[in-house]
Molecule: SAM riboswitch aptamer (S box leader)
Organism: Jiangella anatolica
RNA sequence: UCCUCAUCCAGAGGAGCCGAGGGACCGGCCCGUCGAAGCUCCGGCAACCGUCCGUGUCGAUCAGCGCGAUGACGGUGCCAAUUCCGGCCCGCCCAUGAGGUGGGAGAGAUGAGAA
Numbered sequence: 001u002c003c004u005c006a007u008c009c010a011g012a013g014g015a016g017c018c019g020a021g022g023g024a025c026c027g028g029c030c031c032g033u034c035g036a037a038g039c040u041c042c043g044g045c046a047a048c049c050g051u052c053c054g055u056g057u058c059g060a061u062c063a064g065c066g067c068g069a070u071g072a073c074g075g076u077g078c079c080a081a082u083u084c085c086g087g088c089c090c091g092c093c094c095a096u097g098a099g100g101u102g103g104g105a106g107a108g109a110u111g112a113g114a115a
Base pairs, nucleotide, nucleotide: 001115003113004112005111006110007109008108013042014041015040016039017038021031022030023029025087026086027085028084043079044078045077047076048075049074050073051072052071053068054067055066056065057064083107088104089103090102091101092100093099
């Protein structure tokens, strides 16, 4: 980098340095000198994975499998707004506004695995 699978309406921020952008892209709408992004420190969240522990289960104690956001530690991740909303397709509703609403796809993010 590409591919596969799972999840994405829950949750969780302070300080220091610095100084103008940021929310992937496009449109909208927001956030930002009452300090954006980035870096550092500390803290937090609990999604996936690992180890341990506890527990349930078939068998036969082990192993296996399940469970433990009301277990511990670790790896990765995350800590404005549903992935902020929409973008493409389909259904329904309507005051007909390219409007509202539901579903799906696509894109993106994160994890695990594979090349």